[in-house]
Context: one part of a larger RNA
RNA sequence: CAAUCUAGGUAAGGGAACUCGGCAAAUUGGCCCCGUAACUUCGGGAUAAGGGGUCCCUGGUUUCGUGUUCGUAUGAAUGCGAUUUCAGGGUGCAAAAACCAAGGACGACCGACUGUUUAACAAAAACACAACUUACUGCUAGCCUGUAAAGGUUUGUAUAGUAGGUGACGUCUGCUCAGUGUCAGUAUCUAAAACUCCUUUUCAAGGGAGCUAAGGACUGAUAAACAGCGGGGGUAACUAUAACUCUCUUAAGGUAGCGAAAUACCUUGUCGUUUGAUUGACGACGUGCAUGAAUGGCGUAACGAGUUGUCCACUGUCCCUAUCUAGAACCUU
Numbered sequence: 001c002a003a004u005c006u007a008g009g010u011a012a013g014g015g016a017a018c019u020c021g022g023c024a025a026a027u028u029g030g031c032c033c034c035g036u037a038a039c040u041u042c043g044g045g046a047u048a049a050g051g052g053g054u055c056c057c058u059g060g061u062u063u064c065g066u067g068u069u070c071g072u073a074u075g076a077a078u079g080c081g082a083u084u085u086c087a088g089g090g091u092g093c094a095a096a097a098a099c100c101a102a103g104g105a106c107g108a109c110c111g112a113c114u115g116u117u118u119a120a121c122a123a124a125a126a127c128a129c130a131a132c133u134u135a136c137u138g139c140u141a142g143c144c145u146g147u148a149a150a151g152g153u154u155u156g157u158a159u160a161g162u163a164g165g166u167g168a169c170g171u172c173u174g175c176u177c178a179g180u181g182u183c184a185g186u187a188u189c190u191a192a193a194a195c196u197c198c199u200u201u202u203c204a205a206g207g208g209a210g211c212u213a214a215g216g217a218c219u220g221a222u223a224a225a226c227a228g229c230g231g232g233g234g235u236a237a238c239u240a241u242a243a244c245u246c247u248c249u250u251a252a253g254g255u256a257g258c259g260a261a262a263u264a265c266c267u268u269g270u271c272g273u274u275u276g277a278u279u280g281a282c283g284a285c286g287u288g289c290a291u292g293a294a295u296g297g298c299g300u301a302a303c304g305a306g307u308u309g310u311c312c313a314c315u316g317u318c319c320c321u322a323u324c325u326a327g328a329a330c331c332u333u
Base pairs, nucleotide, nucleotide: 004328005327006326007325008324009323010322011321013319014318017317022314030054031053032052033051034050039044041168055090056089057088058087059086060085063082064081065080066079067078068077069076070075091095103312104311105310106309107308108307109306110304111303115127116126131166132165133164134163135162136161137160142153143152144151145150169299170298171297172296174229175228176227179226180225181222182221183220184219185218188217189216190215195210196209197208198207199206230248231247232246233245234244257291258288269285270284271283272282273281274280
């Protein structure tokens, strides 16, 4: 020893005006009593929320245990220990007095859940999961490792094993087999080497013909296989729209649902609610640039160090800074 930094403490009035965002901090906090909503898979939600109490002394009271005295039964009186509850009084700013110790409520998205993960920038909506489903496999199986012998699955046997997809539960899971794949079939056609036959007078090389496996052509099946799921014109007694109709075209032309969405370009779409004001949020609307059904669609109680919006409480986040404690640094020696 001014200012600065680090770690802490405290702040009148206001109370998120700060900020991408309440980040950080503050609030809450234990136990006892009262009380407790929507929703719900009836288990939960729930410590919901929201209130009151909490220390010491005295007196009464509840229950239990255990003594003593009296009493001819059931008992009565009086102690000790623990315990319940009520009343009165007392101290302090404050009695769970320190430490320890949930802030709460409401809406939406995603993922059902507990769990797992990028050791050392990501913990999640990613992975897994129970459950659903498809394919292969009858055991000398199928799949995997190995050149093989052999081994694993397994001293298992389809309620099993392997491989793939979806991902609790509820409700559903539409149309298309033309393409690609897979499976099955196949009179005929195609088709290599080898083999057979012929061959330029012989040999070699070459050439030609025949036969033929798998495969292909061909025929069929299969989408919880990979995948895909249209365009134009006209039409109703205001207008608008088009149940209706014409036409081109496909393998089939997107069904139920949901929908400016974790998907919507235009877009800050339009309307409503929320605000003083909202590119936000929520609820609706729907020609959806480019939603959509196990590449699962739509709901969903509970759960989440997930994402997002609002409200209450709370606060130095801020208005607007101040000051204190410890340390660093600085300065002087």